[in-house]
RNA sequence: AGCGCCAAAGCCAAACCCCGGGCGACCGGGGGACGGAAAGCCACGGGUCUUCCGACGUGACUGCGUUCACAGAAGACAGCCGGGUUGCCGCGA
Repeated sequence: AGCGCCAAAGCCAAACCCCGGGCGACCGGGGGACGGAAAGCCACGGGUCUUCCGACGUGACUGCGUUCACAGAAGACAGCCGGGUUGCCGCGA
């Protein structure tokens, strides 16, 4: 490099509840543990979600609309996947 079979020391914390922030996705703190070997960090690619727009463009239809979806704008998620980057312990040529 690679790996997480063994050991030990520790670490993080889903759902849910409470408090606070945000229109919202969601975030911060406390409790709590489903899980995690990067569940540390970075929205770069894909994805999902939110709000706005829905003027223009494309599409859908029992509904022809102050409709819906795509597209567009601004965001959220790193515990969706990939990528980048840093790193503990052990194994290991």